This is a predicted structure of a 112-nucleotide RNA (TPP riboswitch aptamer (THI element)) from a Caldilineaceae bacterium. NCBI's taxonomy places the organism under Bacteria, Bacillati, Caldilineae, Caldilineales, Caldilineaceae. The model forms 96% of the base pairs in the Rfam consensus. The sequence was found by an Rfam model in a public genome assembly.
[in-house]
């Protein structure tokens, strides 16, 4: 000096799907699949036979080739079922800066 992997700090983005039994007044319990996660804690709200939505925090996963969303009520495969598993897919969109260490590459210079 130049880079980009990897820590570090500060900021940011994002999802929570399929299923079985059961039980009641509440909006639950307990299990099976996948998966890093399948909603743990609070608060409002909204429904009144629905079995919720929505914010804040918390885990988890990401920050541009890999979180996520879209195309998609796509395609092949599979399964008890599915946003299971591939493909599309370096596709479209989609949240990044800081200085240090560190590794890598290159170049001076000094010493041995």
């Nucleotide at each position: 000096c130049a880079u980009a992997g990897c820590c570090a700090c500060c900021c940011g983005g994002g999802g929570a799907g399929c299923u079985u039994g059961g039980a009641a007044g509440c909006g639950c319990c307990a299990g099976g699949c996948u998966g890093a996660g399948a909603g743990g804690g609070c608060a409002a709200c909204c429904g009144g036979u629905c079995u919720g939505u929505u914010g804040c925090c918390g885990a988890c996963c990401c920050g541009u080739g890999a979180a996520c969303c879209u195309g998609a009520u796509c395609u092949g495969g599979g399964u008890a079922a599915u946003g299971c598993c591939a493909g599309c897919g370096a596709a479209g969109g989609g949240a990044g800066g800081u200085a240090g260490g560190u590794g890598u590459g290159g170049g001076a210079a000094a010493g041995g």